[in-house]
RNA sequence: CUGCACUAGUUGGGGAGCCAGCGGUGCCCUGUAACCUGCAAUCCGCUACAGCAGGGACGAAUUCCCAGCCGAGGAUAUGUUCUGUGUCGUCUGACCCCGGUAAGCAGCGUUGACGAUCCGGUCUCGCGCAACGGAAAGUGCUUUUCGUGUGCCGCGAGGCAGCCGGGUCCGAGCCGGCUGCCGGCGUAACGGGCAUAGCGCAUGAUUCGGAGCGGGGUGUGCAG
Numbered sequence: 001c002u003g004c005a006c007u008a009g010u011u012g013g014g015g016a017g018c019c020a021g022c023g024g025u026g027c028c029c030u031g032u033a034a035c036c037u038g039c040a041a042u043c044c045g046c047u048a049c050a051g052c053a054g055g056g057a058c059g060a061a062u063u064c065c066c067a068g069c070c071g072a073g074g075a076u077a078u079g080u081u082c083u084g085u086g087u088c089g090u091c092u093g094a095c096c097c098c099g100g101u102a103a104g105c106a107g108c109g110u111u112g113a114c115g116a117u118c119c120g121g122u123c124u125c126g127c128g129c130a131a132c133g134g135a136a137a138g139u140g141c142u143u144u145u146c147g148u149g150u151g152c153c154g155c156g157a158g159g160c161a162g163c164c165g166g167g168u169c170c171g172a173g174c175c176g177g178c179u180g181c182c183g184g185c186g187u188a189a190c191g192g193g194c195a196u197a198g199c200g201c202a203u204g205a206u207u208c209g210g211a212g213c214g215g216g217g218u219g220u221g222c223a224g
Base pairs, nucleotide, nucleotide: 001224002223003222004221005220006219009058010057011056012030013029014028015027020047021046022045023044024043035055036054037053038052039051064217065216066215068213069212073208074207075206076205078202079201080200082198083197084196085195086194087193088192091191093190094187095186097184098183099182100181101180103179104178105177107174108173115169116168117167118166119165120164121163122162123158124157125156126155127154128153129151130150131148132147133146134145135144136143137142138141
C1' cells in the first nucleotide's frame, strides 16, 4: 500500500420553549444518502458517557471526531409606525362656561349716543264710576247694602331702585352679538406627555447558529 473480517462511532443538524440540567415528543428553520417499532405536554426518558427498550443499515471515511470561515433562521436589548389599555391636566393645544378688553366686523347714534335733569307710566292706598255676583226692601224694574285674582276708566295721596315713554341741556359716542386678545373654573371625546401590551418595521449591537466551504485528526485482527 492492497484485500477480507471487525470495533469505536454514525444513522440528521439547529433555534425558541419546557427543565436544576441533558435529550426526546410537539412548534419553527434548514437539509437529505441520512432506518423501522413502542413511549410522551395535567409530558416521556435520563444524570455530565445525561432519551430509554427492541430490531436493522453504514462503518475508519465525500458519511466518524475537532476547531475555523461564511451564514438561512431564531432569541435578547434599543428605537419607531399603528392599535389597545391605564394615567396626567403648570400641556400657552382642544372643548365648555364665566369675567375683562375693545383692535376688526355687525348693530344703534348729529333725524342727537353717553351723561344730567324734569314730567308721566309701571308700584301701593283711599274714593268715585263701570262690570259681575250675593242679600234685603219696595214693587214690576228700581233702590239700598255686601263682595271681587274684574277694568285700554276718573280723582286724590304716597312711593319712585330699576325699566319704559316724552321734554330740556350737552355734543360723540354707545353696545358687547361674532372674530381677536387677557384672566379664571371645569372636562378628558380629540391632540399631547408618561407607563404598559400587541402586530409590524429598522439599523447597528449582543448571543445561539442549519446547510455550504476549505483545513486537521482517528483504530484492531488476518492474508498478500
A computed fold for a 224-nucleotide RNA from a Bacillota bacterium, annotated as Bacterial large signal recognition particle RNA. It matches the Rfam family "Bacterial large signal recognition particle RNA". The family's RNA type in Rfam is non-coding RNA gene. Rfam links the family to the GO terms signal recognition particle, plasma membrane targeting and SRP-dependent cotranslational protein targeting to membrane, signal sequence recognition. The gene name in the source record is ffs. Taxonomically the source falls in Bacillota (Bacteria, Bacillati). The coordinates come from a structure-prediction model, not an experiment, and the mean pLDDT is 78.